Model confidence (mean pLDDT): 84 of 100. Predicted 3D model of a 109-nucleotide RNA (SAM riboswitch aptamer (S box leader)) from Candidatus Scalindua sediminis. Rfam family: SAM riboswitch aptamer (S box leader). Rfam describes the family as follows. The SAM riboswitch is found upstream of a number of genes which code for proteins involved in methionine or cysteine biosynthesis in Gram-positive bacteria. Its family is annotated with regulation of gene expression in the Gene Ontology.

RNA sequence: AGCUUAUCUAGAGUGGUGGAGGGAUUGGCCCUGAGAAACCACAGCAACCGAUUCUGGCAAGAUGUUAGAAUGUCGGUGCUAAUUCCUACCUGUUAGGGAGAGAUAAGAU
Numbered sequence: 001a002g003c004u005u006a007u008c009u010a011g012a013g014u015g016g017u018g019g020a021g022g023g024a025u026u027g028g029c030c031c032u033g034a035g036a037a038a039c040c041a042c043a044g045c046a047a048c049c050g051a052u053u054c055u056g057g058c059a060a061g062a063u064g065u066u067a068g069a070a071u072g073u074c075g076g077u078g079c080u081a082a083u084u085c086c087u088a089c090c091u092g093u094u095a096g097g098g099a100g101a102g103a104u105a106a107g108a109u
Stems, first nucleotide, its partner, number of pairs: 001109001003107006013042005021031003025088001027086002043080003048076003051071009084101001089098003
């Protein structure tokens, strides 16, 4: 980097440095000198993966493996304005529904 699968209406911020942008892109609409991005420190959210515990299955010498559930003590990520801020393509009178795009995780390449 592309591919596959799952999830995306919940949740969680302070301080320091910094000094004008940011919310992926389009059109909107917002945030921002009462301080944007970025970086750092500490704190928090969550439960994708590992870990731990419980239950069932399978194989088995101690144990392993598999499915489900739980925990958040420990590890790997992620996240901490607004539904992924809304939207774009299709459908629908509207409300809405579906797809696409994007984000994150896990896996194989």
The model forms 97% of the base pairs in the Rfam consensus. The source organism's lineage runs through Bacteria, Pseudomonadati, Candidatus Brocadiales, Candidatus Scalinduaceae and Candidatus Scalindua.